[in-house]
């Protein structure tokens, strides 16, 4: 460097819930918080599911699956 298989390693991200704030909502963003996660990293391509002011528009990557970067160990 490629490919495959693991581990919660040095560390990493963060449910539910509070609380401010943005949205008509679903749900996001920031603080506390920690159920979990080997990508629980980015991505809305396919399918699922939510929402709406429904000829459509949004949302969900921690619902599946695809694409794409990465850490350690080990084959």
């Nucleotide at each position: 460097g490629u490919c495959g298989a693991g581990a919660a390693g040095c560390g990493c991200c963060a449910a539910a819930c509070c609380u401010a704030c943005c949205g008509c909502a679903a749900g996001g963003u920031a603080g506390g918080g920690a159920c979990g996660g080997a990508a629980a990293g980015c991505u809305a391509c396919g399918g699922g599911u939510c929402u709406c002011a429904u000829g459509g528009a949004g949302a969900u990557a921690g619902c599946c699956g695809g694409g794409u970067u990465g850490c350690c160990u080990u084959g």